[in-house]
Parts: sequence; structure tokens; C1' cells
RNA sequence: UCUGGCGGGAGAGACUCGGAGCAUGCACGUUGCAUGCAGCCGGGCGCCGAAGGAGCAACUGCUCCCCGCAAACUCUCAGGCACCCGAACCGUUGGAG
Repeated sequence: UCUGGCGGGAGAGACUCGGAGCAUGCACGUUGCAUGCAGCCGGGCGCCGAAGGAGCAACUGCUCCCCGCAAACUCUCAGGCACCCGAACCGUUGGAG
């Protein structure tokens, strides 16, 4: 430095519209209507930063411009916004170089 096991590990939506499905109830000739869903698919608005990605201060080189350059800082492209899972990072224990 890379990697396996185990333990810890934050933030922000029970928002809204449409569609499909399911459940319950009512009416019914075909069928229709109403309510519900921490759910599925697509859109809108709002929000979060700790996968990944991008930006830069000291500083190095250069006369300067410019170039190079870190993070948990900044951006929010990606990702995420009940729990679970995952997760930067930390601890511990193995393996490889």
C1' cells in the first nucleotide's frame, strides 16, 4: 500500500402530481365510485453530505500570468432524505506485496 472477517459508524420529505397494482367498503347488467398503502414506476418542489467525482490555501517550480497541490472545507454531477441495508472513516484480527 492492497485486501478478507468482526464491531462502531452521521445528515436530510410520513411533501406533492400522474400511472399500475393490491386491500376494504358501497352501488351494479357490462362495471363504476370512494377510501387506504412508510410499498412499485415516472415527474415536480424542497432538503442532505460521509461512496464516487469536481474546486482550492499554505507551499514547490516559474519574472509574472499560468501549472501542480489536502481534508470530514466548498460544489451537489452522481448518490441519498422512516427502519433495515449500504456507507467515508475508526477500532480489532488475519492474508498479500